Glycine riboswitch aptamer, 100 nucleotides, folded computationally. The coordinates come from a structure-prediction model, not an experiment, and the mean pLDDT is 76. The sequence was found by an Rfam model in a public genome assembly. Its Rfam family is "Glycine riboswitch aptamer". Rfam describes the family as follows. This family represents the bacterial glycine riboswitch. Of the family's consensus pairs, 84% are formed in the model.

RNA sequence: AACAUAAACUCUGGAGAGUCUUUCGCUGAAAUAUAGCAAAGCGCCGAAGGUGUACGGCAUAUACUGCCAAUCUCUCAGGCAAAAGGACAGAGCAUAUUGU
Numbered sequence: 001a002a003c004a005u006a007a008a009c010u011c012u013g014g015a016g017a018g019u020c021u022u023u024c025g026c027u028g029a030a031a032u033a034u035a036g037c038a039a040a041g042c043g044c045c046g047a048a049g050g051u052g053u054a055c056g057g058c059a060u061a062u063a064c065u066g067c068c069a070a071u072c073u074c075u076c077a078g079g080c081a082a083a084a085g086g087a088c089a090g091a092g093c094a095u096a097u098u099g100u
């Protein structure tokens, strides 16, 4: 001088699926009703995480073997008005750090 540069943090965007049914439960309420929460039940979603697998890649150069790996898959977890969360993407941090 040139090229590459993970993760973290900040801001922004960010989908899907029942505001389902029941309850002698809780909150609230003078009472009733409505509403919210909790529990149970059935039906669903996939983009926190996790399981399984793979076009492939690496060790390694044939085989064996091991490792890495998905927006696929399973729905364990999570979710199914709003809120929250949210893979992923953009920008900043960054004329940075680190590596060649």
Base pairs, nucleotide, nucleotide: 002100003099004098009092010091011090012089013088018042020041021040022039023038025037026036027035043080044079045078049076050074052072056068057067058066059065